[in-house]
This is a predicted structure of a 73-nucleotide RNA (transfer RNA) from a Candidatus Omnitrophota bacterium.
NCBI's taxonomy places the organism under Bacteria, Pseudomonadati, Candidatus Omnitrophota.
Its Rfam family is "tRNA".
Its mean pLDDT, the model's own confidence on a scale to 100, is 82.
RNA sequence: GGGCCGAUAGCUCAGUUAGCAGAGCACCGUGCUGAUAACGCGGGGGUCAGUGGUGCAAUUCCACUUCGGCCCA
Numbered sequence: 001g002g003g004c005c006g007a008u009a010g011c012u013c014a015g016u017u018a019g020c021a022g023a024g025c026a027c028c029g030u031g032c033u034g035a036u037a038a039c040g041c042g043g044g045g046g047u048c049a050g051u052g053g054u055g056c057a058a059u060u061c062c063a064c065u066u067c068g069g070c071c072c073a
Base pairs, nucleotide, nucleotide: 001072002071003070004069005068006067007066010025011024012023013022019056027043028042029041030040031039049065050064051063052062053061
């Protein structure tokens, strides 16, 4: 220098062939218990890496950029 993959909640990750952003764990409250854990119920938490474009509508499609990983030279 060229190619491919990835970036979504505190962590690990799904996700929709464009139409209300989710799960598990963690955290908070509560029930249960003598108390804790476990278990049940409820709740908070998001610039979907960034910028621009297309479009009624973008986490999703397109271009570029950044960061990480792999391969080639």